[in-house]
This is a predicted structure of a 356-nucleotide part of an RNA (large-subunit ribosomal RNA, domain IV) from a marine eukaryotic metagenome.
Context: one part of a larger RNA
């Protein structure tokens, strides 16, 4: 110097990202316990006393020796209570700084953000507010269910039947869950437009047996047939139409004037949309400006708590805003209490180093 320990003068978080680590608390027994509370809890709240040993005693259990009485005579019944053994108390009295003496054994309170909770996760950096829960709520499904896996046979669902099974969100409990269906989607509707194979009317081309003409191998017409193309007409679901559904996906407005001081608008005007954000909460796990401002704690507080609202960009089951309880949860305070520090310092021990 490095690892594990031990002690420490004055001060006590001044250490630091932060009390990390260390110190302190620690057992049972009484006393005695607040706000809140979903009345179970908080609660071991918090805060206090005692604890060893010797001696007289007092109560209380356990066992019962010795006697006596009864007697159906029995290994019988009541009574009596020495001895000894255990518990809890009173008086008195001894030793030490100290008596759960070693070892083992909560540090406490208070404000507040998340998540109710007990669980469960990134085996090997993350245990959290992630993820699950009970609860709620839409939604499919009548059974050969729906939905999964499987070319299929079959299987799970279920030896189950809508008080069941799936799928989705939401996440105990308390109060609630507001407007918009114009878009996307799902539901329902079938009048109309559109719309595939399929049907194949009509038209028209190509070939020519044959007619006609003639400068005798051309030229013009051209039936059936075969055979290219046209594509009337039949034609369902979808689409486009109509309707409905937000605890479906999702969305929830600008500008101007206006009140006898000023300021501000309860009032009005005027565009625009499907509607223009309700309740409750708000500088917030969200606020840029920003360390807003104003109160409180400090001697000083960019965090912290309680307020205001000007909400860049809160909001109601992608929940909203409470909540007792709970958490190896995140943030601020306070009392203890300490080598964490002011500021080092001895000791015991294990190691590197140095010499042999």
């Nucleotide at each position: 110097c490095u690892c594990g320990g031990g002690u420490g003068a004055a001060g006590g978080a001044a250490c630091u990202c932060g009390g990390c680590a260390a110190a302190a608390u620690g057992a049972c027994a009484c006393c005695g316990u607040a706000a809140c509370u979903u009345c179970g809890g908080g609660a071991g709240a918090a805060g206090g006393u005692g604890u060893a040993c010797c001696c007289c005693u007092u109560u209380u259990a356990g066992u019962g020796a010795u006697c006596c009485a009864c007697u159906u005579c029995g290994c019988g019944u009541g009574g009596u209570g020495a001895g000894c053994u255990g518990a809890a108390g009173g008086g008195g009295g001894u030793u030490g700084a100290a008596a759960u003496u070693a070892c083992c054994a909560g540090g406490u309170g208070g404000c507040u953000g998340c998540g109710a909770c007990u669980g469960u996760u990134u085996a090997u950096c993350a245990a959290a507010a992630a993820c699950a829960c009970a609860g709620c709520a839409c939604u499919c499904u009548g059974c050969a269910a729906a939905c999964u896996c499987g070319a299929a046979a079959g299987a799970g669902g279920a030896a189950g039947u809508a008080u069941a099974g799936g799928g989705u969100g939401u996440g105990a409990c308390g109060c609630c869950u507001g407007c918009c269906c114009g878009g996307u989607g799902c539901c329902g509707g079938a009048a109309g437009g559109u719309u595939a194979a399929u049907u194949g009317a009509u038209g028209u081309g190509g070939u020519u047996a044959g007619c006609u003409g003639c400068u005798u191998g051309c030229a013009g017409c051209g039936a059936a047939g075969c055979u290219g193309c046209u594509g009337a007409u039949c034609g369902a679901a979808g689409c486009c139409c109509c309707g409905g559904u937000a605890a479906a996906c999702g969305g929830c407005g600008g500008c101007c004037g206006u009140a006898a001081c000023u300021a501000u608008a309860a009032c009005g005007g005027u565009c625009c949309u499907a509607a223009g954000g309700u309740a409750g909460c708000g500088a917030a796990a969200u606020u840029c400006c920003u360390u807003g401002u104003c109160g409180g704690g400090u001697a000083a507080g960019u965090u912290c708590c309680g307020a205001c609202c000007u909400g860049c960009a809160c909001g109601a089951a992608u929940g909203g805003c409470g909540u007792a309880a709970c958490g190896a949860u995140g943030g601020c305070c306070a009392c203890a209490c300490u080598g964490u520090c002011u500021c080092c310092a001895c000791c015991c021990g294990a190691g590197a180093c140095u010499c042999a």
About this RNA
Its mean pLDDT, the model's own confidence on a scale to 100, is 88. It matches the Rfam family "Bacterial large subunit ribosomal RNA". Its family is annotated with structural constituent of ribosome and ribosome in the Gene Ontology. The RNAcentral record of the full RNA draws on MGnify.